RNA sequence: AUAUUUCCUGCGGGAGAGACCGGUCCUCGACCGGCGCCGAAGGCGCAACAUCCGCCCGGAAUCGCUCAGGCAAAAGGACCGCAGGACUCAU
Numbered sequence: 001a002u003a004u005u006u007c008c009u010g011c012g013g014g015a016g017a018g019a020c021c022g023g024u025c026c027u028c029g030a031c032c033g034g035c036g037c038c039g040a041a042g043g044c045g046c047a048a049c050a051u052c053c054g055c056c057c058g059g060a061a062u063c064g065c066u067c068a069g070g071c072a073a074a075a076g077g078a079c080c081g082c083a084g085g086a087c088u089c090a091u
Stems, first nucleotide, its partner, number of pairs: 001091001006086008018035001020034006036071003042067001043065003049058001
């Protein structure tokens, strides 16, 4: 000095599932209760593997759970692309 990786910001793309029933406020909509669903914010769980006499610990996800979140639109949204910035290691 600086690539990848990691993190941040901006832009674009971005799925699934009742615009359900009752009540309250009552303009949109929001809230409470009930049943039915979805999983791609977040969260939780585990195989191989590693270690061991054995157990425990470690151990991934768009896999599972469905606490949270969501089920017209809006917002959000894992992940992908582009641009910019920051840090560190190798070199």

This is a predicted structure of a 91-nucleotide RNA (Glycine riboswitch aptamer) from a Chromatiaceae bacterium. The sequence was found by an Rfam model in a public genome assembly. Its Rfam family is "Glycine riboswitch aptamer". Rfam's curators write: This family represents the bacterial glycine riboswitch. Glycine riboswitches usually consist of two metabolite-binding aptamers domains with similar structures in tandem. The aptamers cooperatively bind glycine to regulate the expression of downstream genes. In Bacillus subtilis, this riboswitch is found upstream of the gcvT operon which controls glycine degradation. Its mean pLDDT, the model's own confidence on a scale to 100, is 79. The organism belongs to Chromatiaceae, within Bacteria. Of the family's consensus pairs, 90% are formed in the model.